Predicted 3D model of a 109-nucleotide RNA (Glycine riboswitch aptamer) from Atribacteria bacterium SCGC AAA255-G05. Model confidence (mean pLDDT): 79 of 100. NCBI's taxonomy places the organism under Bacteria, Pseudomonadati, Atribacterota. The sequence was found by an Rfam model in a public genome assembly. The model forms 90% of the base pairs in the Rfam consensus.
[in-house]
RNA sequence: AUGAAGGUAACAGGAGAGACUUUUUCUUUUCAUCAUAAAAGAAAAAGAGCCGAAGGGGUAAGAUAUCAAAAAUAUCUAAACUCUCAGGCAAAAGGACCGUUGCUGGACA
Repeated sequence: AUGAAGGUAACAGGAGAGACUUUUUCUUUUCAUCAUAAAAGAAAAAGAGCCGAAGGGGUAAGAUAUCAAAAAUAUCUAAACUCUCAGGCAAAAGGACCGUUGCUGGACA
């Protein structure tokens, strides 16, 4: 069961924290005979500061084993808690979670 949990696809919602500083390279535009210079953008490196809702680490009660029992030891086990490895700190992208619809699934709720 007129189909719950779970999974999957599309659409929609979706927070926090600096458009930080310095250097180098590249691209575009302007001036310019070439050069040079200026402005904007992107990437990389370094520095100090911050965020937690991709992912990841840690952690309780409890359960199990050992023991006559207890104690103790070991193992298993949660998060939106916590850490900040990763990731992120204008926009864009991403984003736990949530809603709608389709497919799957078949009571494992």